[in-house]
């Protein structure tokens, strides 16, 4: 210098051939159960879907640039 891949909740990930709800497990908070704790059961909070711009009636999902991370070639 060139190419490819990844970036969604505190953590690990699903959702991608655009459409009416953005989810799961773990964690966390509240309650139940217990003499108490753990386990178990019920419920809640938490995300501008890396950033910016574009296409579209509509974008986590398509396009471009940028940022961070990984791999390969030179």
């Nucleotide at each position: 210098g060139g190419g490819c891949c990844c970036u969604u909740a505190g953590c690990u990930c699903a959702g991608u051939u655009g459409g009416u709800u953005a989810g799961a497990g773990c964690g966390u908070c509240c309650g139940g159960c217990u003499g108490a704790u753990a386990a178990c059961c019920g419920g809640g909070a938490g995300g501008u879907c890396a950033u910016u711009g574009g296409u579209u009636c509509g974008a986590a999902u398509c396009c471009a640039a940028u940022a961070g991370g990984g791999c390969c070639c030179a």
The prediction has a mean pLDDT of 81. Transfer RNA from a bacterium, 74 nucleotides, folded computationally. Rfam family: tRNA. The family's RNA type in Rfam is transfer RNA.